[in-house]
A computed fold for a 478-nucleotide part of an RNA from Methanolapillus ohkumae, annotated as small-subunit ribosomal RNA, 3' major domain. Rfam family: Bacterial small subunit ribosomal RNA. Taxonomically the source falls in Methanolapillus (Archaea, Methanobacteriati, Methanobacteriota, Methanosarcinales). The coordinates come from a structure-prediction model, not an experiment, and the mean pLDDT is 80.
Context: one part of a larger RNA
């Protein structure tokens, strides 16, 4: 100077208590991991920060394992070869399938691995030899320099105190004056208002047209129109403790009002410092070293990663009446489409088939949003709850669904009545629920990323636990 203390202070966090609300830990699946098991169940990650992670939903590819067949050495030397090297290639055998090999034969003409160097390749080693990107500390408020000043010197001071903040953020004080990353400002969504623009988006007024009429009317942006509104985009405004009141120190800030769409960072995002963790990756690439080199290379054929006494994690559906089931009605938003998304018609109980159209899309299209709202049942049961699991019918995607895909209809109908120590989330459009897209995709979501609907209790504290900042303090620790 660190760095530790079951040592004092201060101070903060829903990855911490507290109050509240939902949930994991019970059950049945789904899915990662371990262990077992296997010819092989490739390989990596192991508190936080490994376990729906490696975009890792693996039917072949993928692919690294396993049985199996096969290929293949640039370029140097050396050996062999016109008394045919190598190559091809009918038939039979051998094979899962093969002139790949065997046997028999025949074409070609020097294009020739029979040796020994060195190659080409390795998803072979080694993340503890690295780059280069990431995780975390970190929803953190630290970490430096320059100059002066103390000290022989390592250093120290600035960076301390007081008040104040989310913040080393500001302000007062001070042997310190000012700087530099980083905090903030910045950028980008979103709320609100103005102008501008007006097609593919809208339709208030004006006028047609169609379809329905119970003749009053309602509906359809289809047309001409038209920019009013919604919307969609560009440029601007608007929030600053700027006004008032108190409390501080006539400070910095706090607390409470007004006025606003919005109030003290308005809400959410991206950016996120000097280092530390020999964190994670050599299986993304890249790249030192080592090692394999006719195999540890390639490529194929089938199998495996999907096993299944068990244990752990992350999620799905549930155990019901704030609920199931029939029937009717309403209302989003982000997206995605050409070997693609498909209106509409027809067939089929449906899954999905057959025609056909428009769209490289604010234009068609995927596409009926569901929870809700209205009626009707069901009446407290292992039930019209609950769906696992198994039968048997059909589809679909692809050469291919046996290992081992997914849907659709019939029957079947297990565990399960709220879950033990213990643990997680989360403070407002949040949690809870409800359903939609989209990635990955030929096919296959209860994942990952995003969209809206609906929409609460509860804290406005504290340092008790669990940590993390700063300040002292003691140390047989570097």
């Nucleotide at each position: 100077u660190g760095g530790c203390g079951g040592g004092g202070g201060a101070g903060c966090a829903c990855c911490a208590c507290a109050a509240c609300g939902g949930g994991u830990g019970g059950a049945g699946c789904c899915u990662g991991c371990g262990g077992u098991u296997u010819a092989a169940u490739u390989g990596g990650a192991c508190u936080c920060a490994a376990c729906g992670c490696c975009g890792g939903a693996a039917a072949a590819c993928u692919c690294a394992c396993c049985a199996g067949g096969a290929g293949a050495g640039a370029c140097a030397g050396c050996a062999a070869u016109a008394u045919g090297u190598a190559g091809g290639u009918c038939a039979a055998g051998c094979u899962g399938a093969a002139g790949a090999c065997u046997u028999u034969a025949c074409c070609u003409g020097a294009a020739u691995c029979g040796c020994u160097g060195a190659g080409a390749g390795g998803a072979g080693g080694u993340g503890c030899a690295u780059g280069g990107u990431c995780g975390u500390c970190g929803c953190c408020a630290g970490u430096u320099c320059g100059u002066a000043c103390u000290g022989u010197g390592a250093a120290g001071c600035a960076u301390c105190c007081u008040g104040u903040u989310a913040a080393g953020u500001c302000a007062g004080g001070c042997a310190a004056c000012g700087a530099g990353c980083g905090a903030g400002a910045c950028c980008c969504g979103u709320g609100c208002c103005u102008a501008c623009a007006g097609u593919u988006a809208c339709c208030a007024g004006c006028g047609g047209c169609a379809u329905c009429u119970u003749c009053g009317g309602a509906u359809g942006g289809c047309c001409g129109g038209g920019g009013a509104c919604u919307c969609u985009g560009u440029a601007g405004g608007g929030a600053c403790c700027g006004c008032c009141g108190g409390u501080g120190c006539u400070a910095a800030a706090c607390c409470g009002g007004a006025g606003g769409a919005a109030g003290g960072u308005g809400c959410g995002g991206g950016c996120u410092a000097c280092g530390g963790u020999a964190g994670a990756u050599c299986a993304g690439u890249a790249u030192g070293c080592c090692c394999c080199g006719a195999a540890u290379c390639u490529c194929u054929u089938g199998g495996g990663c999907u096993a299944c006494a068990c244990g752990c994690g992350g999620g799905c559906u549930a155990c019901a009446a704030u609920g199931g089931a029939c029937g009717g009605g309403a209302c989003a938003a982000u997206g995605g489409g050409c070997c693609a998304c498909u209106a509409c018609c027809c067939c089929g109980a449906a899954a999905g088939g057959g025609g056909a159209u428009g769209u490289u899309a604010a234009u068609c299209u995927c596409a009926u949003a569901a929870a809700c709202c209205c009626g009707u049942u069901c009446u407290u049961a292992g039930u019209u709850c609950g769906g696992a699991u198994c039968g048997a019918g059909g589809g679909u995607u692809g050469a291919a669904a046996c290992c081992c895909a997914c849907c659709c209809u019939c029957g079947u109908g297990a565990a399960g009545c709220u879950g033990g120590a213990a643990u997680c989330c989360g403070u407002a459009g949040u949690a809870a629920u409800c359903g939609c897209g989209u990635u990955u995709c030929a096919a296959c979501a209860u994942a990952g990323c995003g969209c809206g609907g609906u929409g609460a209790a509860u804290a406005c504290g504290u340092c008790c636990c669990u940590g993390c900042u700063c300040c002292u303090u003691g140390c047989a620790c570097a």